């Protein structure tokens, strides 16, 4: 230099076009308990960035950024 793959809460992860983005961990609050832990309930928190296609984009397309791998 060329090519491929990936990017979703603080962390890990599901979601191949259809309208409140899934689950777990975490954090906070409440219940329970003499207290802690455990358990139960509720809440907080995310689509890498820019543009395009479409009635509608996490999803399809292009470019950029970052990471990994292959190749010269």
């Nucleotide at each position: 230099g060329g090519a491929a793959u990936a990017a979703u809460g603080a962390u890990c992860u599901a979601g191949u076009g259809g309208u409140u983005a899934u689950g777990a961990u975490u954090u906070u609050u409440a219940a329970c308990u003499u207290u802690u832990a455990a358990u139960u309930a509720a809440a907080a928190a995310a689509c890498a960035g820019u543009g395009g296609u479409u009635c509608a984009a996490u999803u399809c397309c292009a470019c950029u950024u970052u990471a990994u791998u292959c190749u010269a």
A computed fold for a 72-nucleotide RNA from Hanseniaspora uvarum, annotated as transfer RNA. Rfam family: tRNA. Rfam's curators write: Transfer RNA (tRNA) molecules are approximately 80 nucleotides in length. The RNAcentral record of the sequence draws on ENA and Rfam. Lineage of the source: Eukaryota > Opisthokonta > Dikarya > Ascomycota > Hanseniaspora. The prediction has a mean pLDDT of 81.